[in-house]
């Protein structure tokens, strides 16, 4: 010096002016103004006022209402082991498995000897087989022989070495064996079972034994283990016209309708006045002190967890959080001075925990590999 791996951080900094949201004060009035009402509306002045992801809305919770006796199916969910948390599909910390020279880094990583199911094409055959092909010792034909040996055929039968299809063909590889073969026999290598140490496990080492069971479980399916449903437009309180409801009166000697007609009968419009109900207009609250930050001690390898001390840090409702100059600092460009240019990605809405995405630039620790110098 280059190349990269982890982990944690920044996200311009300051001042001036102008504008806006909240909070408190304080002044001003009004018998004001909007609004049916509930309720709201002014100036000044402090002090505040977007993030690391505020996003995607995928998880888990608090939080509210609604179901709700226990217990089972039935449905979705998670799945290596201990541990952390309020809880998680997340975190640490280990195993096992794969990439990298390496610092690192990646897994839905329980069970296929409980059952079923499926492995396209291609292959005989995808747990069953035999297409080519090896034998054909034995028995079986035929030839030879005094009788055997022996010679042929491949009919019965063996076999799974080879070849050939496949992503994959019944452990792999040598030697032995044998008509020919084959874990049938041995060695070593894989897996499996089992003892014996070690480890809380998850799993590791060693010995030992029979030789051997294809892969799929993000196919049913077994097993462990969790799981009610909708959400701040939850949901609670104020609260009105209109509309429609229910009741009284009034109209009334009223109008339809039945009817020839008249008495009767039934229905109703309109007008006052009351009664409760609802409603996603509207208004108050929910709504900002919480698993809260920050600093320390102390336990733990870590995630985390205790104490103790300190801090209060947005709260809108069509929706503030902005703009303008100036000085500095940073990049990158021309250049004597000094000039010019640039800043991502995004943007609260009930509140946390996480996980994924998106991200100019920059910083800091610890670590790897390479060149080179000493």
């Nucleotide at each position: 010096c280059g190349a990269g791996u982890a982990u944690g951080c920044c996200a311009g900094a300051u001042g001036a002016c102008c504008g806006c949201g909240g909070a408190c004060a304080c002044c001003a009035a009004a018998u004001g103004c909007c609004g049916a009402a509930a309720g709201g509306c002014g100036g000044u002045g402090u002090c505040u006022g977007a993030g690391g992801a505020a996003a995607g809305u995928c998880c888990g919770a608090g939080c509210u209402c609604c179901a709700u006796a226990g217990g089972g199916c039935a449905a979705g969910g998670u799945g290596c082991u201990g541990g952390g948390u309020a809880a998680c599909a997340c975190c640490c910390a280990g195993u096992g498995g794969g990439g990298g020279c390496g610092a690192c880094c990646c897994c839905a990583a329980g069970g296929a000897a409980a059952g079923u199911g499926c492995c396209a094409c291609a292959g005989a055959g995808a747990g069953a087989u035999a297409c080519c092909g090896c034998c054909g010792a034995u028995g079986g034909c035929g030839g030879g022989c005094a009788a055997c040996a022996c010679c042929g055929c491949a009919c019965a039968g063996g076999c799974a070495a080879g070849g050939g299809u496949g992503g994959a063909a019944a452990g792999g590889c040598g030697a032995g064996g044998u008509a020919a073969a084959a874990g049938c026999u041995c060695a070593c290598c894989a897996g499996c079972a089992g003892u014996u140490a070690g480890g809380c496990g998850a799993c590791u080492a060693a010995c030992u034994g029979g030789c051997u069971c294809g892969g799929u479980a993000a196919a049913c399916c077994c097993c462990a283990c969790c799981u009610g449903g909708a959400g701040c437009a939850a949901g609670a309180c104020c609260g009105a016209a209109u509309a429609g409801g229910g009741g009284a009166a009034c109209a009334a000697c009223a109008a339809a309708a039945c009817g020839g007609c008249c008495c009767g009968u039934u229905u109703u419009a309109g007008u006052u006045c009351c009664c409760g109900g609802g409603u996603a207009a509207g208004g108050u609250c929910g709504c900002a002190u919480g698993a809260g930050g920050u600093g320390u001690c102390a336990g733990g390898c870590a995630a985390c967890u205790g104490g103790c001390a300190u801090c209060c840090u947005a709260g809108a409702u069509a929706a503030a959080u902005g703009g303008u100059c100036a000085u500095c600092a940073c990049u990158c460009c021309u250049u004597u001075a000094a000039g010019g240019a640039g800043g991502a990605c995004a943007g609260a809405a009930c509140u946390c925990g996480g996980c994924u995405u998106a991200c100019a630039g920059g910083c800091a620790u610890a670590c790897u590999c390479g060149c080179a110098a000493u």
This is a predicted structure of a 374-nucleotide RNA (Bacterial RNase P class A) from Peptococcaceae bacterium UBA5318. The model forms 94% of the base pairs in the Rfam consensus. Its mean pLDDT, the model's own confidence on a scale to 100, is 77. It was read from a public genome assembly, where an Rfam model found it.